[in-house]
RNA sequence: GCCACUGUAGCUCAGCUGGUAGAGCGCUCGCCUUGUAAGCGAAUGGUCAUCGGUUCAAAUCCGAUCAGUGGCUCCA
Numbered sequence: 001g002c003c004a005c006u007g008u009a010g011c012u013c014a015g016c017u018g019g020u021a022g023a024g025c026g027c028u029c030g031c032c033u034u035g036u037a038a039g040c041g042a043a044u045g046g047u048c049a050u051c052g053g054u055u056c057a058a059a060u061c062c063g064a065u066c067a068g069u070g071g072c073u074c075c076a
Base pairs, nucleotide, nucleotide: 001072002071003070004069005068006067007066010025011024012023013022019056026044028042029041030040031039049065050064051063052062053061
């Protein structure tokens, strides 16, 4: 330099046939217990990496940029 993949909640990820953004774990509160843990219940969560475009409507489609991972090639 070229190619592919990834970027979504505090963490791990789903959702990517365009039509209300979700799960598990965590944090907080409560129940239970002599107390703690476990268990149960409730609540808490987001500019969907950034910018622009298409569309009535974009996490999803298109383009550019940024970051990460992997592969290939050249030079030293």